Predicted 3D model of a 1501-nucleotide RNA (small-subunit ribosomal RNA) from a metagenome.
Its Rfam family is "Bacterial small subunit ribosomal RNA".
Its mean pLDDT, the model's own confidence on a scale to 100, is 85.
[in-house]
RNA sequence: AGAGUUUGAUCCUGGCUCAGAACGAACGUUGGCGGCGUGCCUAACACAUGCAAGUCGAACGAGAACGCUCCUUCGGGAGUAAGUAAAGUGGCGGACGGGUGCGUAACACGUAGGUAACCUACCCUUGAGCUUGGGAUAACGAUUCGAAAGGAUCGCUAAUACCAAAUAAGACCACAGGGCCUCGGCCUGGUGGGAAAAGAUGCUUCGGUGUCACUUGGGGAUGGGCCUGCGGCCUAUCAGCUUGUUGGUGAGGUAACGGCUCACCAAGGCAGCGACUGGUAGCUGGUCUGAGAGGAUGAUCAGCCACACUAGGACUGAGACACGGCCUAGACUCCUACGGGAGGCAGCAGUGGGGAAUAUUGCGCAAUGGGCGAAAGCCUGACGCAGCAACGCCGCGUGAGUGACGAAGGCUUUCGGGUCGUAAAGCUCUGUCGCCUGGGACGAACAAGUCGUUUAACAAACGACUCUGACGGUACCAGGAAAGGAAGCACCGGCUAACUCUGUGCCAGCAGCCGCGGUAAUACAGAGGGUGCAAACGUUGUUCGGAAUUAUUGGGCGUAAAGGGCGCGUAGGCGGUGAUACAAGUCAGGUGUGAAAUCCCAUCUCUCAAGGAUGGAACUGCGCUUGAAACUGUAUCACUAGAGUAUCGGAGGGGGUGGCGGAAUUCCCGGUGUAGAGGUGAAAUUCGUAGAUAUCGGGAGGAACACCCGUGGCGAAGGCGGCCACCUGGACGAAUACUGACGCUGAGGCGCGAAAGCGUGGGGAGCAAACAGGAUUAGAUACCCUGGUAGUCCACGCCGUAAACGAUGAGUGCUAGGUGUAGCGGGUAUUGACCCCUGCUGUGCCGCAGUUAACGCAUUAAGCACUCCGCCUGGGGAGUACGGCCGCAAGGCUAAAACUCAAAGGAAUUGACGGGGGUCCGCACAAGCGGUGGAGCAUGUGGUUUAAUUCGACGCAACGCGCAGAACCUUACCCGGUCUUGACAUCCCGAGAACCCCUUGGAAACUUGGGGGUGCCUAGCAAUAGGAACUCGGUGACAGGUGCUGCAUGGCUGUCGUCAGCUCGUGUCGUGAGAUGUUGGGUUAAGUCCCGCAACGAGCGCAACCCUUACUUCUAGUUGCCAGCGAGUAAUGUCGGGCACUCUAGAGGGACUGCCGGCGUUAAGCCGGAGGAAGGUGGGGAUGACGUCAAGUCCUCAUGGCCUUUAUGAUCGGGGCUACACACGUGCUACAAUGGGCGAUACAAAGGGUUGCAAGACCGCGAGGUGGAGCUAAUCCCAAAAAAUCGUCCCCAGUUCGGAUUGCAGUCUGCAACUCGACUGCAUGAAGGCGGAAUCGCUAGUAAUCGCGCAUCAGAACGGCGCGGUGAAUACGUUCCCGGGCCUUGUACACACCGCCCGUCACACCACGAAAGUCGGUUGCACCAGAAGUGGCACGCCCAACCCUCGGGAAGGCUGUCCCUAAGGUGUGGCUGGUGAUUGGGGUGAAGUCGUAACAAGGUA
Repeated sequence: AGAGUUUGAUCCUGGCUCAGAACGAACGUUGGCGGCGUGCCUAACACAUGCAAGUCGAACGAGAACGCUCCUUCGGGAGUAAGUAAAGUGGCGGACGGGUGCGUAACACGUAGGUAACCUACCCUUGAGCUUGGGAUAACGAUUCGAAAGGAUCGCUAAUACCAAAUAAGACCACAGGGCCUCGGCCUGGUGGGAAAAGAUGCUUCGGUGUCACUUGGGGAUGGGCCUGCGGCCUAUCAGCUUGUUGGUGAGGUAACGGCUCACCAAGGCAGCGACUGGUAGCUGGUCUGAGAGGAUGAUCAGCCACACUAGGACUGAGACACGGCCUAGACUCCUACGGGAGGCAGCAGUGGGGAAUAUUGCGCAAUGGGCGAAAGCCUGACGCAGCAACGCCGCGUGAGUGACGAAGGCUUUCGGGUCGUAAAGCUCUGUCGCCUGGGACGAACAAGUCGUUUAACAAACGACUCUGACGGUACCAGGAAAGGAAGCACCGGCUAACUCUGUGCCAGCAGCCGCGGUAAUACAGAGGGUGCAAACGUUGUUCGGAAUUAUUGGGCGUAAAGGGCGCGUAGGCGGUGAUACAAGUCAGGUGUGAAAUCCCAUCUCUCAAGGAUGGAACUGCGCUUGAAACUGUAUCACUAGAGUAUCGGAGGGGGUGGCGGAAUUCCCGGUGUAGAGGUGAAAUUCGUAGAUAUCGGGAGGAACACCCGUGGCGAAGGCGGCCACCUGGACGAAUACUGACGCUGAGGCGCGAAAGCGUGGGGAGCAAACAGGAUUAGAUACCCUGGUAGUCCACGCCGUAAACGAUGAGUGCUAGGUGUAGCGGGUAUUGACCCCUGCUGUGCCGCAGUUAACGCAUUAAGCACUCCGCCUGGGGAGUACGGCCGCAAGGCUAAAACUCAAAGGAAUUGACGGGGGUCCGCACAAGCGGUGGAGCAUGUGGUUUAAUUCGACGCAACGCGCAGAACCUUACCCGGUCUUGACAUCCCGAGAACCCCUUGGAAACUUGGGGGUGCCUAGCAAUAGGAACUCGGUGACAGGUGCUGCAUGGCUGUCGUCAGCUCGUGUCGUGAGAUGUUGGGUUAAGUCCCGCAACGAGCGCAACCCUUACUUCUAGUUGCCAGCGAGUAAUGUCGGGCACUCUAGAGGGACUGCCGGCGUUAAGCCGGAGGAAGGUGGGGAUGACGUCAAGUCCUCAUGGCCUUUAUGAUCGGGGCUACACACGUGCUACAAUGGGCGAUACAAAGGGUUGCAAGACCGCGAGGUGGAGCUAAUCCCAAAAAAUCGUCCCCAGUUCGGAUUGCAGUCUGCAACUCGACUGCAUGAAGGCGGAAUCGCUAGUAAUCGCGCAUCAGAACGGCGCGGUGAAUACGUUCCCGGGCCUUGUACACACCGCCCGUCACACCACGAAAGUCGGUUGCACCAGAAGUGGCACGCCCAACCCUCGGGAAGGCUGUCCCUAAGGUGUGGCUGGUGAUUGGGGUGAAGUCGUAACAAGGUA
């Protein structure tokens, strides 16, 4: 610091997601040790048990027992225990400490202040004092009530308990003064009132003195109360709230101000700077994150607040309205004798419950701190420690060195190897943690006691000694043994470090996002290996970050989300020039505060670290104070450039009202006139013989104003168009004068606001939703046509919305120009008008800088700046629901959420596509010729059938295709018989040469038996041994597979298409994809060439080079040829001879727009002509760019993977591939006379031939047979060319056309023609008379027609591949169909139109709204009722201290009552939540149904 994800690719916008850090966590797997921390986030749910606040005998009275000892009359008594325990009176403390976060949006908290409006026990300091008396009461005793808890009555008694009196100070109060002041204060003095305990204890020379208490003042310290400024949540779908409310006077009350409370008076107070309501929440220091600003958070530690079962209340006290106090009510739990009582863990442990989840009913007061005490000491679940938990942070270990035969084993492999891997083993060492043994702390200082110093002495202080440890025999140290006890988890497609094998086969599963999985998955599962972290590792959850994705720092609004439809204007915000003053903002200095802890820095300390200690810095804040005066502000004075007013002038569909006009449509009347009119793509509905349409004349009525009319004018916008008049708004130009900042914007508010719509009343010609009919159509609730009502028009009133758009808020200033146009003005010139130059205002176009994602904008900004307002924050749900406001309604304004998706989008790019455009080409159409589609047959395919009918090929580009040839074989299929190292390959072992002949069984494969036979090479005299080839038998490695996958592949092929295209380098342009080049103007068959051009070049294609054919030259003449010469024959190059010709086959020539003319740009080139065998690529062939179709082929071959291995391999026999209701493709033969039959006669080319072609001859009607010359081929043979030509017959018919089918008889090939061959002869003689819709080929030696040959092959072509013979017609032309090239345009397509995509319906699921209701929560109002309790009132009752005239009084208590008031009750509202038959739309789902709305002119923009 970024990355992934929208696209074919790009840039942008924009969301989603990831990598980081953190946690009081939880879950999964795993787990050695230690240190330091942390540990109910949920039910402020309920709690058994124990403990958590007592202490003081030096305040007071009283006062046991057990035990022990002694005595005893055996009943008991005495002493001790002991002035102890327990309890009581009294004092102090239980308001601290500890817990929790319910409530609380508040002066609760934080911060800074105020208190002259206050209090403060204990403590410190400093004054003054501490005198004299009195009456009770608890404990206790007796009696008594009660189950208990607890009481009642009588009697006794003490005090540091209580009461009275004395004394006493400006400390307090009342009254009347003075001075100062910060103005409820301070100081001062006068009169009156007003206190306490000779207590406890130590020493004592008994005189006193000390200590602790006590009373009353002053001061301090500490802690609090109250008040104020400022700061920190959400909601406006909460906009108005308030009656003690706001203020005053008086009184009450409090420590104290105050409506705090009450009476009276006034009617105020708060609120858009958010009152009131609702929701949520303890606040802070801090913590987490972040570069920061911020955001989130408020566990542990610390400060403050609030609370203590729920609600209310007061008492005591210095302090409470009191966690372990009291009273009352309520809920709950427990006890009960049913009468009544008891209780409050949000203290520490612990239990149940809830929950994903959070610990021991531990030890100790040794330390620190607290309460009491003079002290010893007691108490202390505060605290110190220990226990549990990897919950977090930190540290340590699980060993180190060496060790290659790179062991075994695993995994993998191209089988060579690679890897785990120096890893292990082995050898040599070390000893942390753990284990064993021994030693063993710091934390301890006090207090107290003893001694000493000091003091006159005591006390205090100081010194020494003694004593005190829960943790703990712990930390730590030493010794011993021993590599021994100690590694896992996640991940490995990209992001993101890390790859292979196997299994699985859109299954099982994974997944944070993109996405993996449909037979070769680095993405699932396992394994090997690797990567990362490590006593942990992952997952989940949450927060911040990344996210500039709420933008102060630091975003936007023409088209991506986003400018309000427009104006007027309130609050608010902002505001021209000069001067002076002030100092609120601002800036600077000083100062106070900003608790500690935390963070940061330095140092130190635990062996290090985490942790801890000390010091510093910092705490960005607030207050006070001193100063500065530029800027903002405030005040005053002044100015004129902003703004405005006055004068003159012209322009204008600006607005309102009234009147007038002509054209046209329609209707009515009349005339002329006759059969149609109208309408459409074509029609029909419709009108018309009752007279339409057409035409002429007259009339009625309504609406709108042609031409002028113009990116011209006016208006704020909506909008405004005939002419005239009246009323009226605004802008503009010119020139001067005046006012003197009067300005800009504008939340709310008010007004205007197209069309449609609504209300009332008019009006209604034309047009025209709805509606009706006619067409179209599969349908047509549409488009088209004929009609037609609301409406459109007017008046008045509503509605308040539009793509209300420049999709661009208003205002001001600044920033190159050019060119139109409208209005007004100036200059020059003119008699004048133009023209020309120029200023202001408006309105357009082009364009620089700049800007923008790009498109574009560009002085009319979307540029550069400022001011103010409005608005946006992913898509869908949704501008919807609910609520509120408005409206007569329709509806409008405001405006969510659940749920769902990973996108939705903008601009531009390249393609593809279009029932878009332009242009060009092609047998593409057209013009022609001949076919197919109908028949029969052949052949292929589908289908069906079958044991099998093997398999593949499926639009063009499958279908006479693989198959250049299935009777067996082929053959892959079926049935049956057999084989299992195999039919075939390599290696090993044994035997044998090989091989040949006969023979048994069998359908054959196979099998039985017998016989013959020994070769080659090496060594050796030989016997023999070894080897090569071959055969047989055997073992295992292996063979084999036409089994699967052409969507794993190579190779080969088809197709677009022989179409003219496809690209690259460098440069340039663009942010980029890309563009340019390759586009443009011409031209071409061609991206062929020329010209131009930010391009210049180049490559693959085109063309040419190659083959063939057409002409010719040279060379060469055998097997070819024969002109001349000779010979021969019936005849023939037959022979001699020759190579001239033909021909053969080699090498050359020739054609290049080269020449001429015209056109063209002077070019490329085109047209015409000459010459020429050939003329503009002469004809034909070979040659197929980048690529497309997951095109075809695993059954040619090759090959990965999978499958099979006595079978999916191999072999044999037989069958099938040849089936047959049917459908299609490709062909053949025909339907006839341009023909058929018969006869005669002529002319090719190209091929093939020794397992062959086979002549002549003979036989057969023939297929063919016999036989065999010749030929390894320019020699011989196949071989007859046929159509044609000549002659003759047929005479238009199912025929002398046509030949299918069938019968018989044959031929040939072959082991074998039954299934299932071809051919021959005789006989038979079917359909068919030129073929519907539709469709194919062909542009010249072509079509058509005629025959010939070859490959395959034993045999078997109507197919295929070649060859020649005869030999046409037509092309005006490019509108249309099909295909293609180029340019351009639109696009929501990119799997690319066979694309994309919308809505209803049906089904399933999900969340939400409405709903008769129903059940809760919360709250307002009214009323009833009213516990406890404070206060008030009351002589009903009681009454020690004081007073008394002894009667009583004062004071007090009880009781009653009044006000207030909690719970409770009744009634009625508001808000909110749950649920609800049914219902509404929404979302999501696999291939459902119906249509085709949108995207191209999307077929009606």